[in-house]
RNA sequence: ACGUGCUCCGGGGUCGGUGAGAAUCCGAACCGGCGGUGAUAGUCCGCGACCCGCGGAUCUGCGAAAGCAGGGAUGCGGUUGAGCCGGUGAAAUUCCGGCACCGACGGUAAUGAGACGUGGGCGACCACGGCUCUCAGUCCGGAUGAGAGGAAGCACAC
Numbered sequence: 001a002c003g004u005g006c007u008c009c010g011g012g013g014u015c016g017g018u019g020a021g022a023a024u025c026c027g028a029a030c031c032g033g034c035g036g037u038g039a040u041a042g043u044c045c046g047c048g049a050c051c052c053g054c055g056g057a058u059c060u061g062c063g064a065a066a067g068c069a070g071g072g073a074u075g076c077g078g079u080u081g082a083g084c085c086g087g088u089g090a091a092a093u094u095c096c097g098g099c100a101c102c103g104a105c106g107g108u109a110a111u112g113a114g115a116c117g118u119g120g121g122c123g124a125c126c127a128c129g130g131c132u133c134u135c136a137g138u139c140c141g142g143a144u145g146a147g148a149g150g151a152a153g154c155a156c157a158c
Base pairs, nucleotide, nucleotide: 003156004155005154006153007152008150009149014028015027016026017025029138030137031103032102033047034046035045036044042101043100051078052077053076054075058071059070060069061068062067083099084098085097086096087095105141106140107139112133113132114131116129117128118127119126120125
């Protein structure tokens, strides 16, 4: 130095405006897991998690048994958002400059939309009422979880 095991670590981000009421509307702001990549990456390549499916080590309950019901690891497959231009340079969609773009699932009030009911109006429309639908990267939840991985330490072995 390499290998195995254990310990430990391992996700970030809000203010204002309108309004009876909004951290979801409008405006502005802020955030960016892990490994790789001839030079540093949210937007290049790959991975993880979430989600869908295959599979089923094995566990629990009932039962005399056959079975019935529930849970379910490793593993495998699927799905999974977004960037260009210029400059420097041997080399950069990674740096610098400029202008952009993206952000799962469930929940959440509408000031957004729709039809309906009642009343007013010549009419266009206006007011009220409940109903339905829709709207969050930053709020709440799964999550004091899991994990791609990682500096160091300890032990074993070499």